[in-house]
RNA sequence: UGAGUGGGCCGGGUGAUCGCCGGCUGUUUUCGGGAAUGCGCAGCAUAUUUUGUGCCAAUUCGAGGGCGGCGGGAGGAAAGUCCGGGCUCCGGAGGGUGUGAUGGUGGGUAACGCCCACCGGCCGAAAGGCCAGGGAAAGUGCCACAGAGAAGAGACCGCCGCCGGCUUUUGUCAGCGGUAAGGGUGAAACGGUGAGGUAAGAGCUCACCAGCAGACCGGGUGACCGGUUUGGCUUGGUAAACCCCAUCAGGAGCAAGGCCGAACAGGAAGGAGAUCGCCGUUCGCGGCGGCCCGGGGCGACCCGUCCCGGUUUCCUUUCGGGUGGGCUGCUUGAGGCGGCGGGUAACCGUCGUCCUAGAGAAAUGAUCGCCCCGCCCCGGCAACGGCCGAGGCGGACAAAACCCGGCUUAUAGGCCCACUCAGAUU
Repeated sequence: UGAGUGGGCCGGGUGAUCGCCGGCUGUUUUCGGGAAUGCGCAGCAUAUUUUGUGCCAAUUCGAGGGCGGCGGGAGGAAAGUCCGGGCUCCGGAGGGUGUGAUGGUGGGUAACGCCCACCGGCCGAAAGGCCAGGGAAAGUGCCACAGAGAAGAGACCGCCGCCGGCUUUUGUCAGCGGUAAGGGUGAAACGGUGAGGUAAGAGCUCACCAGCAGACCGGGUGACCGGUUUGGCUUGGUAAACCCCAUCAGGAGCAAGGCCGAACAGGAAGGAGAUCGCCGUUCGCGGCGGCCCGGGGCGACCCGUCCCGGUUUCCUUUCGGGUGGGCUGCUUGAGGCGGCGGGUAACCGUCGUCCUAGAGAAAUGAUCGCCCCGCCCCGGCAACGGCCGAGGCGGACAAAACCCGGCUUAUAGGCCCACUCAGAUU
């Protein structure tokens, strides 16, 4: 200098004028409530006292308005609504089936399907990157086409033997038997290389190797790695196919929920179901229990269980009426920043410091000037790399809505750090 890899930050600045939202505060004003003292009236008492009411009123509480002052006011993704929670409500606590999710090991975290480190596999020359990473010998399914045959498969061309026919020999044809070493097909063909053996062959046998299973030793928290030895000689892939194994999982969600206020018609007409025992009784009825009927809750289903009503009732069908207002939840947090310590790291501990939106149909904007960044072009200087000046164009993705931790997606341009490789110079 070039190419590449990993990570971090910024993503316009500034001034003026006008304009928004909210916090604290000063002053002034309006409305409502209270009020010492004082004054008036009425009543009681008659030595002293006490009650009620009206007015002025220092002063005080609440709500609203005006005019000021001082601070604050969108993001790294606010997006997707994909995971995990905080929080709220339902559920007395459940059991089983099912459904869904995750999937190497160890650690982090409130938790996770996230993050860190390591292991194994693959890609890359490397720095690094990727993996939906348990089980295929429990079972089922699938692997197009080609091929004889695609998982307990297979004989197309071949090789060998027997026998018969033809043939002078060599050979050739048919049948039967053996074979899977050679060739071919394919992405992949039921271990590889070599030797022996055989009629020809085959792990048939042997040597070495790979794989699988077992035993033992060493390292490591572990996944796993390395080594020694024994054995049968030896069964493709696919589970983001069904399935099996391990682990996890109540539901709904701020339109959750809480408070206040207001209104209607406690409306009208139908329908289904079904009971038993005990006690009391003013004989109208009330209470208790069974679970006889109906309804509702516990994520789907079952079991179980809880609650409500039971002949003027709960439920259900049709017609009809009212409400859709206000306040709150709502921003101090698993919070930010900095120092120190621990840890390979993610992260944790401790000390200090800061308060950094809370709208409610949705606030932070508009105009002007200057500066900044990038690109194009012109002129000048320099002489490799660049600097100065003028002009033009452009400045990304994009907007909180209860809050937080992640993941994923989008992003003009600029800067910084570390690492890998190549070249050149010193």
The prediction has a mean pLDDT of 76. This is a predicted structure of a 426-nucleotide RNA (Bacterial RNase P class A) from a Planctomycetia bacterium. NCBI's taxonomy places the organism under Bacteria, Pseudomonadati, Planctomycetota, Planctomycetia.